[in-house]
RNA sequence: ACAGUUCGUUAGGCGAUCGCUUGCUGCAAGGCAAGAGGAAAGUCCGGGCAGCAAAGAGCACGACAGUCGCUAACGGCGACCGGGGGUAACCCUAGGGAAAGUGCCACAGAAACGAUACCGCCGCGGAGCAAUCUGCGGUAAGGGUGAAAGGAGUGAGGUAAGAGCUCACAGCGACGCAUGGUGACAUGCGGAGGAGGUAAACCCUGUCGGCUGCAAGGAGAUCUGCAUCAAGAAUGGCUCGUUCGCAGGUCGCUAUCCGCUCGAUUCUUUGGGCAACCAAGGAACUAGAUAGAUGAUCGUCCACGACAGAACCCGGCUUAUCGACGAACUGCCACC
Numbered sequence: 001a002c003a004g005u006u007c008g009u010u011a012g013g014c015g016a017u018c019g020c021u022u023g024c025u026g027c028a029a030g031g032c033a034a035g036a037g038g039a040a041a042g043u044c045c046g047g048g049c050a051g052c053a054a055a056g057a058g059c060a061c062g063a064c065a066g067u068c069g070c071u072a073a074c075g076g077c078g079a080c081c082g083g084g085g086g087u088a089a090c091c092c093u094a095g096g097g098a099a100a101g102u103g104c105c106a107c108a109g110a111a112a113c114g115a116u117a118c119c120g121c122c123g124c125g126g127a128g129c130a131a132u133c134u135g136c137g138g139u140a141a142g143g144g145u146g147a148a149a150g151g152a153g154u155g156a157g158g159u160a161a162g163a164g165c166u167c168a169c170a171g172c173g174a175c176g177c178a179u180g181g182u183g184a185c186a187u188g189c190g191g192a193g194g195a196g197g198u199a200a201a202c203c204c205u206g207u208c209g210g211c212u213g214c215a216a217g218g219a220g221a222u223c224u225g226c227a228u229c230a231a232g233a234a235u236g237g238c239u240c241g242u243u244c245g246c247a248g249g250u251c252g253c254u255a256u257c258c259g260c261u262c263g264a265u266u267c268u269u270u271g272g273g274c275a276a277c278c279a280a281g282g283a284a285c286u287a288g289a290u291a292g293a294u295g296a297u298c299g300u301c302c303a304c305g306a307c308a309g310a311a312c313c314c315g316g317c318u319u320a321u322c323g324a325c326g327a328a329c330u331g332c333c334a335c336c
Stems, first nucleotide, its partner, number of pairs: 002331009012301007020035006037307001041318002044316005049213004056240004061209005066080005081095001082093004096204002101202002103198003118143002120139008153169005175190006217258003220251007232244004265284008302305001
């Protein structure tokens, strides 16, 4: 220099004028301060919070699945192990169980599971002058079909022909032992046995999950009747269990307030950890609307500006995104 891998940052700047939302201040006019995002999005997971037992039991249903950690929790994240890809940096991985049972395995093929023999090889017969054809039986080496015919190469023995049928050597291998590791597992030694795949098929095992969702939910006074076993209602997959008195009238309201933003918060320093993350100290307060504010116009500069707009709040995941920049690392070539 070229090619590449991974992780980040930024998200037009400045000024003027007129507006909007909230807070503070002021008797008032007004003044001052703050005012969208990295995804505010999809609402796909997890949690807080709220109501019903501060949610309990069983069944059903659903999600997840290597190991060790992180966390409030997770189906998320980190590190590692196994498998796959790449020369490498690095990337991908729905990765429990197929000796519990059931199902399925298209086409082709004799046969897709304990079934079978198309060609071939061999034996005994039959027909034929012969070439050859044919019946019964043996075989599963060779050929053929297929994604897959299910451990197996070379050599020797063996046989009518064959076959791990037997033997030697080499390799696979449940399992056992040793060593290392918290562990998944790795390495070494020994080694029975030899019928496949599929659990992103039912199923089995283990773990977790109650339902609803801020339109959650909360914020009056008073009187009458009935009831207290019962009946009814709520908890909404079902059965229990648990909880609750029910109905009506009058005044008031049909809206306002609370929930609502100080929170697993943000920034920073130090320490621990490979990391996710954790601990301690310091500093900061940073939208809170309810028809819904965060805008418009002008000037100016540049690299000419993408995706996109809060609605209870957080942690993730996923998706969208113009340009520009940074860090670490890899390969190759050349030169010193």
Molecule: Bacterial RNase P class A
Organism: Candidatus Saccharimonadota bacterium